[in-house]
RNA sequence: UCGUGCUAGACGGGGAGCUAGCGGUGCCCUGUACCCGCAAUCCGCUAUAGCGGGGUCGAAUUCCCGCUCGAGGUCUUGGCGCCGCAGGGACUGUCCUCGGUAAGCAGUGUUGAUGACCUGGCCCUGCGCGGCGGGACGCUGUGAACCCCGUCAGGCCCGGAAGGGAGCAGCGGUAAGUAGUUAGUCCCGGGCGCCGCAGGUUUACCGGGUCGGAGUUGGCUGCCAGGGACAAGCCUGCGGACCGGAUCGACAGCGGGUGCACGA
Numbered sequence: 001u002c003g004u005g006c007u008a009g010a011c012g013g014g015g016a017g018c019u020a021g022c023g024g025u026g027c028c029c030u031g032u033a034c035c036c037g038c039a040a041u042c043c044g045c046u047a048u049a050g051c052g053g054g055g056u057c058g059a060a061u062u063c064c065c066g067c068u069c070g071a072g073g074u075c076u077u078g079g080c081g082c083c084g085c086a087g088g089g090a091c092u093g094u095c096c097u098c099g100g101u102a103a104g105c106a107g108u109g110u111u112g113a114u115g116a117c118c119u120g121g122c123c124c125u126g127c128g129c130g131g132c133g134g135g136a137c138g139c140u141g142u143g144a145a146c147c148c149c150g151u152c153a154g155g156c157c158c159g160g161a162a163g164g165g166a167g168c169a170g171c172g173g174u175a176a177g178u179a180g181u182u183a184g185u186c187c188c189g190g191g192c193g194c195c196g197c198a199g200g201u202u203u204a205c206c207g208g209g210u211c212g213g214a215g216u217u218g219g220c221u222g223c224c225a226g227g228g229a230c231a232a233g234c235c236u237g238c239g240g241a242c243c244g245g246a247u248c249g250a251c252a253g254c255g256g257g258u259g260c261a262c263g264a
Stems, first nucleotide, its partner, number of pairs: 001264006009057003012030004020046005034054005063257006072248005078243002082240007091233002093230005099224003103221003106217003115211007123200006129193002132189006138181005148173004156165003
């Protein structure tokens, strides 16, 4: 140096959690690196730390150590910071509203403001008038086989005759009734009226006249004093992400180290 056969050892690892502690099953991350049984109201061990049984590789790209890198997990009362949610509403801010003021604007005013007095309208009451509605009267039409009137043909009765009488139909008129009704008269009624007269009415509004002689209104803006709403700023709490710190750390890379026996 080469070949053969063994042994140590390897056949995943890590995080959180559980645990007196160490592992495992379960969860998560990385990764692909044996099999069977046990195991979260747990299973098995004791700082030599899974237990029991079986299998493969096996002295090195595979084992051990150190360094570098750093997927990922956990903690953080570090951050006068960011985002979201919930609550609050003293302060700043925004909006709405009641009252006052009269600085500005605007309207109005010597073609006469505010104010005072008188009066009228509007409003209410009474009376009157008118109109509307209803009814009655009146008027017109119609309307009685007979028991309404007038005239009464025919016929009937009286009479010697002349004449007279009662009287149906017809005709004319009328009563009760019935239909209509412009003008007309009377009665009743009312949430009728550019009507008339009289009276009343808080002055609310409008108008006219007289006195008087310069402001007046509070519409808009401003100011003051309240009330209410919104919750952007603000305060509090919770959660999330990011930055930082601490801790553990897979995979990967680099370097170093490490048996035995036999034969050539």
This is a predicted structure of a 264-nucleotide RNA (Bacterial large signal recognition particle RNA) from a Chloroflexota bacterium.
Rfam family: Bacterial large signal recognition particle RNA. Rfam's curators write: The signal recognition particle (SRP) is a universally conserved ribonucleoprotein involved in the co-translational targeting of proteins to membranes. The family is grouped with related families in Rfam's "SRP clan". Rfam classes the family as a non-coding RNA gene.
The source organism's lineage runs through Bacteria, Bacillati and Chloroflexota.